[in-house]
Annotation
Predicted 3D model of RNase P RNA and transfer RNA as a complex of 451 nucleotides. It holds a member of the Rfam family "Bacterial RNase P class A". Rfam classes the family as a ribozyme.
RNA sequence: CGAAGCAGACCAGGUGGUCGCCGCCCGCAAGGGGGGAGGAAAGUCCGGGCUCCGCAGGGCAUGACGCUGGAUAACGUCCAGCGGGGGCAACCCCAGGGAAAGUGCCACAGAGAGCAGUCCGCCUGUUGGAGCAUUGCGAAGACAGGUAAGGGUGAAAGGGUGAGGUAAGAGCUCACCGGGUCCGGCGGUGACGCCGGAUGCCAGGUAAACCCCGUCAGGAGCAAGACCAAAUAGGGAAGCGUCAAGGACGGCCCGUCCGUGCUUCCGGGUUGGUUGCUUGAGGCCGCCGGUAACGACGGUCCUAGAUGAAUGACCACCGCCUGCUCCAGGGCAACCUGCUGCAGGAACAGAACCCGGCUUACGGGCUGCUUCGGCCA
RNA sequence: GGCGGUGUAGCUCAGCUGGUUAGAGCAUACGGCUCAUAUCCGUAGUGUCCGGGGUUCAAGUCCCUGCACCGCCA
Numbered sequence: 001c002g003a004a005g006c007a008g009a010c011c012a013g014g015u016g017g018u019c020g021c022c023g024c025c026c027g028c029a030a031g032g033g034g035g036g037a038g039g040a041a042a043g044u045c046c047g048g049g050c051u052c053c054g055c056a057g058g059g060c061a062u063g064a065c066g067c068u069g070g071a072u073a074a075c076g077u078c079c080a081g082c083g084g085g086g087g088c089a090a091c092c093c094c095a096g097g098g099a100a101a102g103u104g105c106c107a108c109a110g111a112g113a114g115c116a117g118u119c120c121g122c123c124u125g126u127u128g129g130a131g132c133a134u135u136g137c138g139a140a141g142a143c144a145g146g147u148a149a150g151g152g153u154g155a156a157a158g159g160g161u162g163a164g165g166u167a168a169g170a171g172c173u174c175a176c177c178g179g180g181u182c183c184g185g186c187g188g189u190g191a192c193g194c195c196g197g198a199u200g201c202c203a204g205g206u207a208a209a210c211c212c213c214g215u216c217a218g219g220a221g222c223a224a225g226a227c228c229a230a231a232u233a234g235g236g237a238a239g240c241g242u243c244a245a246g247g248a249c250g251g252c253c254c255g256u257c258c259g260u261g262c263u264u265c266c267g268g269g270u271u272g273g274u275u276g277c278u279u280g281a282g283g284c285c286g287c288c289g290g291u292a293a294c295g296a297c298g299g300u301c302c303u304a305g306a307u308g309a310a311u312g313a314c315c316a317c318c319g320c321c322u323g324c325u326c327c328a329g330g331g332c333a334a335c336c337u338g339c340u341g342c343a344g345g346a347a348c349a350g351a352a353c354c355c356g357g358c359u360u361a362c363g364g365g366c367u368g369c370u371u372c373g374g375c376c377a
Numbered sequence: 378g379g380c381g382g383u384g385u386a387g388c389u390c391a392g393c394u395g396g397u398u399a400g401a402g403c404a405u406a407c408g409g410c411u412c413a414u415a416u417c418c419g420u421a422g423u424g425u426c427c428g429g430g431g432u433u434c435a436a437g438u439c440c441c442u443g444c445a446c447c448g449c450c451a
């Protein structure tokens, strides 16, 4: 100098003037004072508070999650590790339980795709006889069988390399390597790691297919819910109850229907206001515990509450970025720093009950740490 | 503000528990029939399966994430 990585609860233009908007406080009024968006307020993808409904207890179904230990109100989040993968490295990524419980699927191609399989090849036997010919040697072809070494198909063909063995072959046997299972020792809370031994055991993939195992979930959402005002009309459905001993059917009782009372639902009407409503798992500082996430203690601060929905517009100066340019300094150079002038640019987006996360969008800048490469000394 | 659903050819829709080349109707173009047009018959063209990423040998289909559109509530 260049190319990269990580961490930041980092910044998100500033000041002044003029005119406005929404709350709050003071004032009889005029007026005055003070407050007013975000890192994501977004998507509504998770979790919790809060409110109403439901609920003896428990289970089924359904859904979500899934290495280990911890943090937390809780989480699918976070922290620290383990294992696997990527990168020269700093470092990054992983829905990461079970496929040796069961079921399903594995298209096309291929002989065979899941308690495997003989298409070509290789080998043996029988037959066959071209041909060479010395009683013999014997090719092609046919039939029967053996063989998973080699070829071929495929994403995937039942460990790999070598040797022995064999008619040819094969963990068939052996050596080494890889994996599995079992046993033991050591380290670790644990996931797991390291070491040693035994055993030829060699087992396809898929669970973001059903499923199994474990854990967690009652439902709805502030348009929840409560109150006031306004508006009403009756009607339909279901359930419960029973008075007058009402009406209808019936000779009467029972019963059924109508009517009536209550509850729930549907439909109709009304569509104004108050509350919930912002002080909270809250922010900042210090200190202590912890590797960390986070927690304990002390001090301090109050920081938007709108409801068709406020938080804005214009002007001036300064600051930021990009390109070109003038001058100065540094360097062998590429180039860097400061400065002058001109032109252009400044994003994503906007609270709506409140928090903790995740994800996505975003012009540019700042701070700290780290890696790799080049050049110079 | 909260909750639910949909996205496949120009339009309306299929595509079942992943499989070779994604289909149907209407529309469009061309040819035939007719004196001519329509009807009718035949042939043909055609998709970023809304975008991006993941799982898988393989994704329109399964999972995650974003975008657009539609519906419901007091």
Base pairs, nucleotide, nucleotide: 001373002372003371004370005369006368007367008366010365011364013318014317015316016315017314018313019312021036022035024033025032026031038348042359043358045357046356047355048354049353050221051220052219053218062217063216064215065214066213067081068080069079070078071077082096083094084093085092086091097212098211102210103209104206105205106204119151120150121147122146123145124144125143126142127141131137132136159177160176161175162174163173164172178202179201180199181198182197183196184195185194186193187192225275226274227273228272235266236265237264238263239262240261246258247257248256249255282301283300284299285298286297288295289294320345321344322343323342324341327338328337329336330335378450379449380448381447382446383445384444387403388402389401390400396434405421406420407419408418409417427443428442429441430440431439